[in-house]
């Protein structure tokens, strides 16, 4: 330098193909349930998706150009 994966919630992922109100799981918080913890049962908090621009009535999702990460190749 070039191909190719990937960047969505503390954490590990789905969701992108087929654009329409962002989820799961583990952790955190309160409640119950114990003499007290564990398990376990209900519930609530956290993310407008790496940054920009475009297409669209609408974009995590399609197109472009960036950054960062792995991988391969030179």
């Nucleotide at each position: 330098g070039g191909g190719c994966c990937g960047g969505u919630a503390g954490c590990u992922c789905a969701g992108u193909c087929u654009g329409g109100u962002a989820g799961a799981g583990c952790g955190u918080c309160g409640c119950c349930u114990u003499g007290g913890c564990a398990u376990g049962g209900c519930g609530a908090a956290g993310g407008c998706c790496u940054g920009g621009g475009g297409u669209u009535c609408a974009a995590a999702u399609c197109c472009c150009c960036a950054c960062c990460g792995g991988u391969c190749c030179a």